[in-house]
The prediction has a mean pLDDT of 80. SAM riboswitch aptamer (S box leader) from uncultured Puia sp., 133 nucleotides, folded computationally. The RNAcentral record of the sequence draws on MGnify. The organism belongs to Puia, within Bacteria. Rfam family: SAM riboswitch aptamer (S box leader). Rfam describes the family as follows. The SAM riboswitch is found upstream of a number of genes which code for proteins involved in methionine or cysteine biosynthesis in Gram-positive bacteria. Rfam links the family to the GO term regulation of gene expression.
């Protein structure tokens, strides 16, 4: 930079020891009944990946000359079978990743509903997280 998701989901131990939820501001929560950070085991989920395949494509590939069609005949085309590739929907495994409080915790800037006003909704834009490129 693009492209696509971001209301679901899914925690124990060992070290350590005060902070954490991404950046401000503001809420509002987690945190010595152990915060962030490292190891270790486990899970979750399914981007890409691998397989199962409908379908298309294609062979200088096969014949019980299968079967149909043409054709006097030889032979040709179609399906058939084998084989390469392609790969929809779904499945399914879990090799690369992400991830395991709370909607990405929550507003914030526009816009719309609401209402004297606040209060709450709903949409977007921005940041931001991931994953593929």
């Nucleotide at each position: 930079c693009u492209u696509a998701u971001c209301a679901a989901g899914a925690a124990a131990g060992g070290c350590u020891g005060a902070g954490g939820g991404a950046a401000a501001u503001g809420g509002c929560c987690c945190g010595u009944a152990g915060a962030a950070g490292c190891c270790u085991u486990g899970a979750c989920a399914a981007c890409c990946u691998g397989c199962u395949a409908a379908u298309g494509c294609g062979u200088u590939g096969c014949u019980u000359a299968a079967u149909g069609a043409u054709u006097u005949a030889c032979g040709u085309c179609a399906u058939g079978c084998a084989u390469g590739c392609u790969g929809a929907a779904a499945g399914u495994a879990a090799g690369g990743u992400g991830c395991c409080a709370a909607c990405u915790c929550c507003a914030u800037c526009c816009c719309g509903a609401g209402g004297a006003a606040a209060a709450u909704c709903g949409g977007g834009a921005c940041a931001g997280a991931u994953a593929a490129g």